A computed fold for a 472-nucleotide part of an RNA from a Pseudomonadota bacterium, annotated as small-subunit ribosomal RNA, 5' domain. Lineage of the source: Bacteria > Pseudomonadati > Pseudomonadota.

Context: one part of a larger RNA
RNA sequence: GGAUGAACGCUGGCGGCGUGCCUUAGGCAUGCAAGUCGAACGGUCGCCGCAAGGCGACAGUGGCGGACGGCUGCGUAACGCGUAGGAACGUACCCCCUUGUAUCGGAUACCCGAUCGAAAGAUCGGCUAAUACGGUAUGUGUUCGCAAGAACAAAGCAAGUAACUUUGCGCAAGGGGAGCGGCCUGCGUCCUAUCAGCUAGUUGGUAGGGUAAUGGCCUACCAAGGCGAUGACGGGUAGGGGGUGUGAGAGCAUGGCCCCCCAGAGGGACACUGAGACACGGGUCCCACACCUACGGGUGGCAGCAACCAGGAAUAUUGGGCAAUGGGCGAAAGCCUGACCCAGCGACGCCGCGUGGAGGAUGAAGGCCUUCGGGUUGUAAACUCCUUUUCUCCGCUAUAACGGCGGAGGAAUAAGCCUCCGCAAACUACGUGCCAGCAGCUGCGGUGAUACGUAGGAGGCAAGCGUUAUCC
Numbered sequence: 001g002g003a004u005g006a007a008c009g010c011u012g013g014c015g016g017c018g019u020g021c022c023u024u025a026g027g028c029a030u031g032c033a034a035g036u037c038g039a040a041c042g043g044u045c046g047c048c049g050c051a052a053g054g055c056g057a058c059a060g061u062g063g064c065g066g067a068c069g070g071c072u073g074c075g076u077a078a079c080g081c082g083u084a085g086g087a088a089c090g091u092a093c094c095c096c097c098u099u100g101u102a103u104c105g106g107a108u109a110c111c112c113g114a115u116c117g118a119a120a121g122a123u124c125g126g127c128u129a130a131u132a133c134g135g136u137a138u139g140u141g142u143u144c145g146c147a148a149g150a151a152c153a154a155a156g157c158a159a160g161u162a163a164c165u166u167u168g169c170g171c172a173a174g175g176g177g178a179g180c181g182g183c184c185u186g187c188g189u190c191c192u193a194u195c196a197g198c199u200a201g202u203u204g205g206u207a208g209g210g211u212a213a214u215g216g217c218c219u220a221c222c223a224a225g226g227c228g229a230u231g232a233c234g235g236g237u238a239g240g241g242g243g244u245g246u247g248a249g250a251g252c253a254u255g256g257c258c259c260c261c262c263a264g265a266g267g268g269a270c271a272c273u274g275a276g277a278c279a280c281g282g283g284u285c286c287c288a289c290a291c292c293u294a295c296g297g298g299u300g301g302c303a304g305c306a307a308c309c310a311g312g313a314a315u316a317u318u319g320g321g322c323a324a325u326g327g328g329c330g331a332a333a334g335c336c337u338g339a340c341c342c343a344g345c346g347a348c349g350c351c352g353c354g355u356g357g358a359g360g361a362u363g364a365a366g367g368c369c370u371u372c373g374g375g376u377u378g379u380a381a382a383c384u385c386c387u388u389u390u391c392u393c394c395g396c397u398a399u400a401a402c403g404g405c406g407g408a409g410g411a412a413u414a415a416g417c418c419u420c421c422g423c424a425a426a427c428u429a430c431g432u433g434c435c436a437g438c439a440g441c442u443g444c445g446g447u448g449a450u451a452c453g454u455a456g457g458a459g460g461c462a463a464g465c466g467u468u469a470u471c472c
Base pairs, nucleotide, nucleotide: 001472002471003470004469006468007467008466009465010464013353014352015351016350017349018348019346020345021311026309027308030306031305032304035064036063037062040061041060043058044057045056046055047054048053071264072263073262080189081188082187083186084185085184086183089181090180091179094177095176096175097174098173099172100171101170102136103135104134105133111126112125113124114123115122116121141152142151143150144149156169157168158167159166190236191235192234197227198226199225202224203223204222205221206220207219208218209217239261240260241259242258243254244253245252246251266287267286268285269284270283289300290299291298292297317343319342320341321340325339326337327336328335329334356386357385358384359383366377367376368375369374391409392408393407394406395405396404397403416461417460418459419458420457422441423440427456428455429454430453431452437444438443
C1' cells in the first nucleotide's frame, strides 16, 4: 500500500447493487416452512331441483410426492474431495421401440353397534368399494439351464356415441436412450519423530452367506501373512473443490456470499416403507433435557423462515406476494410452495449523486496574529441573477407483490473526521512546567514546548474519517 462476513470512537443527506451470529452443532414460547389428486374408490354433509340429476366441500381407502428444495460445518487426514480411468451394478418420473391389457375371488378402512382410558389413544362385533389384495389363463418376451424343461404379468378411468368402433390418460412384460446414482483404482491433498514400531478379520486362499453389484462386507476352515524413516501406528488441527485476497511473477494466505461434492439433523443405535433413506419438519429403543397428567401414562426436537433467551466486541422483520423463475400433485381449472421474487432494518461493503451555480472589494463586521504600519481568515460572507438532484406536498397509472409517471413550492433539509518535530503534506499564540499529558519508531514535557492542552490558521480524506484485529 492492498484486503475484510469486521468491531470500536466521532460524525452522518440521497440512491443503485450486494451483504449481515465468524461466539454455544447452546436452549427454544408462537405462527408459518409439503402437499396434492373426486378423471382410482365406497361414502358423508351442504346447495339447486318435483324427480332424474347437477354443483361444491370433506374424514377414510388408494396413487404420486414427503430421499427434491431449504439449513448447518459437528464429525472426517478419508477414495472424503480433486483429477484421470475402470467393471461386477441400480434407476421412479421423461423419450423411442415390441407385445399384451383375459377371467375369477376373498377381505378391509370409512360407517354402524359395544367397550376401556383423564388424555394420547386402543379393543371387539357387523356392512361395503377400488387403479388396494389374491388365484387362474396366455407368454411377445425375460430369468435359470448344455438341452429337455421350469419360473414370472396386468387396472382401469375419462371424453364421445343410441350402442359399438374411436380418442386421451393409465396398467403389465421386455429392449434401447437420456439424465442420475452405488462400487473399484492411479496420482494429488496440513502440523508433529519430545509418536518408531503397528496389526488377529489382521494379510491371503477355499467354500458358503449377503448385496442392485465387486470385495473380510460377514461366517467356517486353511495358510502366516500385511504395513513402516518414500514416516506406518499415535497425537494435534481441519469439511474438500471451483474460487477469493495479495503479489511483476513464483509464491504465500484463505475457503464468508454464489456453484459442485461430502457430512449432520438434541446425543447414541436400529431397521421398516420405497425406484431411491437407514430418512431435518417418518418410525422404534436407550440417554439427557423440557412440557402435560386424574400419577396409571403421555408429548416434544428451528444446524427451515421470522421471533425469543443465553453467550459475545458483534450480526436484521414474529413483513408482503405466489405477479415472475423453479418445484410437488392434477387431464385441466387449480391447490401448495418462509424455495423464490420483493419490501423492512444496519454507511457493513462497492459504486454514483448532492450539500448549490454565476457575478460580487469599501478587501465590511467579528476572530486570530502583530514590529501597531499592518497581515490573515477572504470572493469567503452580505447582496444580485439562475437552477431544483435531494426535500415537502399533491395527482395519475400497470394489474402484478414491489413499483412507474406527472405537477407545485422553496437555496431551501444536508459536513465531518484525522493530522500539522523528523520519517510525512501542514505554524503561530496562549496555558502548563519531568506536572498534566503524548507516543507507530527515534523520542517530547524540569518557564519562551511548531511534539502536552486550547484557540486561530494550515494539510489530507470526505458521508465518511480515524483506531484496533487478521492476511498478503
The full RNA is in RNAcentral, with records from ENA.